Predicted 3D model of an 86-nucleotide RNA (c-di-GMP-I-GGC riboswitch aptamer) from Blastopirellula marina.
């Protein structure tokens, strides 16, 4: 370094409920605990989701674009606790 133990010490926290912000997706706080060895951080590529009448094209279905969200969808980047076996 790879790796990840029915190891130790700790950590995070899905659904759901309450509060709050947002048009929305969703965020944050508290409860909760399904899970997680990066479930720590970064929206760079792909995916997915939303937009209060966002824009363009289209009869329409829809397509393309813009803006936003998701890091607990994947890839990639940065950082990091512990140390059995191999």
């Nucleotide at each position: 370094c790879u790796c990840g133990a029915a190891a130790a010490a700790g950590g995070c926290a899905a659904a759901c409920c309450g509060g709050u912000c947002g048009u929305a997706a969703g965020g944050c706080c508290g409860g909760g605990g399904c899970g997680c060895a990066a479930a720590g951080c970064c929206a760079a590529g792909g995916g997915c989701c939303g937009c209060a009448u966002c824009c363009u094209c289209c009869u329409g279905c829809g397509a393309g674009g813009g803006c936003g969200g998701u890091a607990g969808c994947c890839u990639g980047g940065c950082u990091g606790c512990c140390g059995a076996a191999a």